[in-house]
The RNA shown here (c-di-GMP-I-GGC riboswitch aptamer) has 90 nucleotides and comes from a Bacillota bacterium.
RNA sequence: GUCGAUAAAGGUAAACCUUUCGAAAGAAGGGGGCGCAAAACUAUGGGUCUAACCCCUUAAUUAAAGGGCAUGAUCGCCAGGUUACCGGCG
Numbered sequence: 001g002u003c004g005a006u007a008a009a010g011g012u013a014a015a016c017c018u019u020u021c022g023a024a025a026g027a028a029g030g031g032g033g034c035g036c037a038a039a040a041c042u043a044u045g046g047g048u049c050u051a052a053c054c055c056c057u058u059a060a061u062u063a064a065a066g067g068g069c070a071u072g073a074u075c076g077c078c079a080g081g082u083u084a085c086c087g088g089c090g
Base pairs, nucleotide, nucleotide: 001089002088003087004086011036012035016031017030018029019028020027021026034076040082041081042080044079045078046077047074048073049072054068055067056066057065058064
């Protein structure tokens, strides 16, 4: 530099259950283990999810209903950036 083996040392932890937080998406702790060779870190670009607040419509002044919106979330959706264990090959 490149690659990732039915190797070794280890790492991580989906669904689901549970507690807490949150309007929700979701997050964190415990159990669990589907998977992962960057499933480590980073919301920069795209995607996706949510819609409390805000905006629009009906309505008419509070509410309700319908619609829109990220500033919220996701890196275990893709790409980019940063860093790294073990081993094979050169």
Lineage of the source: Bacteria > Bacillati > Bacillota.